[in-house]
RNA sequence: CCUUGAAAAAGCCAAUCCUCCCGCGAGGGUGGGGCGGAAAGCGGCGGGUCUUCGGGGCGAAGAUGGCCGAGCUACCAUG
Numbered sequence: 001c002c003u004u005g006a007a008a009a010a011g012c013c014a015a016u017c018c019u020c021c022c023g024c025g026a027g028g029g030u031g032g033g034g035c036g037g038a039a040a041g042c043g044g045c046g047g048g049u050c051u052u053c054g055g056g057g058c059g060a061a062g063a064u065g066g067c068c069g070a071g072c073u074a075c076c077a078u079g
Base pairs, nucleotide, nucleotide: 002079004077005076012037013036017032018031020029021028022027035066041072042071045069046068047067048064049063050062051061052060053059054058
């Protein structure tokens, strides 16, 4: 530097649900909690899904990185 994630260790993140706050909404944040995760770290670039507005199959503005792809970065172990 590359491959792999079976076993192990040190740690890390935290779904549903509940509390409070923010948002018209999708949803976001704090605390509890733990379904799970080897990128469940980062950024909405492409696709998907969802929300709001407009009469609309269309368009605009948004949400989702724990839906998928691609991109950037990274711990431990393995060959």